Context: one part of a larger RNA
RNA sequence: AGCACAGGGCGGAUGCCUUGGCACUGAGAGCCGAUGAAAGACGUGAUAAGCUGCGAAAAGCCGCGGUCAGGAGCAAAUAUCCAUUAUGAGCCGCGGAUAUCUGAAUGGGGCAACCCACAUGAGCACCCCUCAUGUAUCUAUGCGCCAAUAAAAUAACGCAUGGAAGGGAACCCGGUGAACUGAAACAUCUAAGUAGCCGGAGGAAAAGAAAGUAAAAACGAUUUCCUAAGUAGCGGCGAGCGAACGGGAAAGAGCCCAAACCAGGGUAUUAAUACCCUGGGGUUCGGACCGCAUAAUUGAUUUAUCGAUUGCAGCCAAAUGGUUCUGGGAAGACCAGGCACAGAGGGUGAAACCCCCGUAGGCGAAGUGAAAGGUAACAAGGCGGUAUCCAGAGUACCACGGGACACGAGAAAUCCUGUGGGAAUGUGCGGGGACCACCCCGUAAGGCUAAAUACUCCUCAGUGACCGAUAGCGUAUAGUACUGUGAAGGAAAGGUGAAAAGGACCCCGGAAGGGGAGUGAAAGAGAACCUGAAACCCUGUGUUU
Numbered sequence: 001a002g003c004a005c006a007g008g009g010c011g012g013a014u015g016c017c018u019u020g021g022c023a024c025u026g027a028g029a030g031c032c033g034a035u036g037a038a039a040g041a042c043g044u045g046a047u048a049a050g051c052u053g054c055g056a057a058a059a060g061c062c063g064c065g066g067u068c069a070g071g072a073g074c075a076a077a078u079a080u081c082c083a084u085u086a087u088g089a090g091c092c093g094c095g096g097a098u099a100u101c102u103g104a105a106u107g108g109g110g111c112a113a114c115c116c117a118c119a120u121g122a123g124c125a126c127c128c129c130u131c132a133u134g135u136a137u138c139u140a141u142g143c144g145c146c147a148a149u150a151a152a153a154u155a156a157c158g159c160a161u162g163g164a165a166g167g168g169a170a171c172c173c174g175g176u177g178a179a180c181u182g183a184a185a186c187a188u189c190u191a192a193g194u195a196g197c198c199g200g201a202g203g204a205a206a207a208g209a210a211a212g213u214a215a216a217a218a219c220g221a222u223u224u225c226c227u228a229a230g231u232a233g234c235g236g237c238g239a240g241c242g243a244a245c246g247g248g249a250a251a252g253a254g255c256c257c258a259a260a261c262c263a264g265g266g267u268a269u270u271a272a273u274a275c276c277c278u279g280g281g282g283u284u285c286g287g288a289c290c291g292c293a294u295a296a297u298u299g300a301u302u303u304a305u306c307g308a309u310u311g312c313a314g315c316c317a318a319a320u321g322g323u324u325c326u327g328g329g330a331a332g333a334c335c336a337g338g339c340a341c342a343g344a345g346g347g348u349g350a351a352a353c354c355c356c357c358g359u360a361g362g363c364g365a366a367g368u369g370a371a372a373g374g375u376a377a378c379a380a381g382g383c384g385g386u387a388u389c390c391a392g393a394g395u396a397c398c399a400c401g402g403g404a405c406a407c408g409a410g411a412a413a414u415c416c417u418g419u420g421g422g423a424a425u426g427u428g429c430g431g432g433g434a435c436c437a438c439c440c441c442g443u444a445a446g447g448c449u450a451a452a453u454a455c456u457c458c459u460c461a462g463u464g465a466c467c468g469a470u471a472g473c474g475u476a477u478a479g480u481a482c483u484g485u486g487a488a489g490g491a492a493a494g495g496u497g498a499a500a501a502g503g504a505c506c507c508c509g510g511a512a513g514g515g516g517a518g519u520g521a522a523a524g525a526g527a528a529c530c531u532g533a534a535a536c537c538c539u540g541u542g543u544u545u
Stems, first nucleotide, its partner, number of pairs: 001544009015530001016495002020467002022464007029456002031167002039102003042055003046078002050074002061096007068088001070082003107116003117135007137164008171202001172200005182189001186236001212219002223250005233241002254448003257392001261280008286390003289385004297380003302377005309370004314363003320336004325332001337354002339343001345357003397421008407433001428443005482489002502529001505516004
């Protein structure tokens, strides 16, 4: 040194466990913010580094309700307190007070958590001291003052009262808008109106009550789903893209202006007239106007009021004992019972329906939310006639250039519009996929509208042929340590035991560590702590060289 056997070390696989995750279901909530948010800085404890809570009234103050004999968070220890059958501490819920500094940050400034003011008031004998309040910008409305310009008016300036701003996971609408990629290259095309960026809103958003869809039958706002259908089509007719009608379901709800006309007021110096403002009227079963009626009924709006039910603390809640069985320990075994609208689940020294918490089933609110629905006010509200009047203009439409439509300019309708032209007026106008006629359908150029639909930062309850510490979120907690000028990137790390009973005392040693003793079921469970694989290292014995 090799091999074999035995015993150790190192190491942290495996098994078992779970405080944490993942996915989803059902409810709730769906915003917060100048009454100063989100996010932070700095403070705050008897001792106090971190987390949590809180804010100079600082792990807290006040009130109400619940609970309760013990309390002063995680978190032990000592000290000092609070409470102890109630004048009730602590804990839980609801409401209120306080709430430093930064931050939209808003008195001015600034290298965030800092610096520097002014005005008014109070304290005070007084102050250059202290305290309190106010002082940004834009915008709407009202008012004041007031130029060029005689009056009036306006700009400008100022005051008052409202509003805005900033943040937020996804969902939604709008604006802007790639490339990789695919086409087996690549340019039209695709990816894709996707990602990204910007603006805006809500609990949903958007859309929405036909200038519709159809086709000889008709339907009757929008939205979503199933189907129609990978069909009709589009397409270097390549790659690919890809409807609609119709049918079936979910849900259902319809309305308001402009105008004609009437009344009142204002401006143009006054009349006429014109325009403007306010009120009535009216809205496509067209209306005004004329005639007759004036109620049934309806209401998603507004105001007031009532409000079933329900959320946010909690409460009650059945039934088991024995054994000289095993064991450290009984919930196991044996013997004999009981409850069950409760044999879901968790815990307890192994495996508990009857030990504990719960569970089934019931009950509960001072305060504060949600709320179907009711009532009242209020609003709407019919029939006939048709002479005259009204019915959304730089609009419809056309040309050119683009874009959207499943539709790439095509035979290309329809929708949007950058440029230039530019109507008609209900005997009108638009559409029915070039265009024309007939026929049919509708009534543009104003607006509002719940539900069915989308999503989950968040709260509560629950589920899993989901994970079980190299898994599962990056995190069994950490956006920490660490890296980077910065934007940003970003870990590792779980397990003594039932209970610390965490090894008094003695011995060796400088210590680390070890040997006894003791605890414990076990210490070969001793904190480098459950199990403790392999690689790797060592010792002993045998054997070979």
The part of an RNA shown here (large-subunit ribosomal RNA, domain I) has 545 nucleotides and comes from a Lachnospiraceae bacterium.
The full RNA is in RNAcentral, with records from ENA.
The source organism's lineage runs through Bacteria, Bacillati, Bacillota, Clostridia and Lachnospiraceae.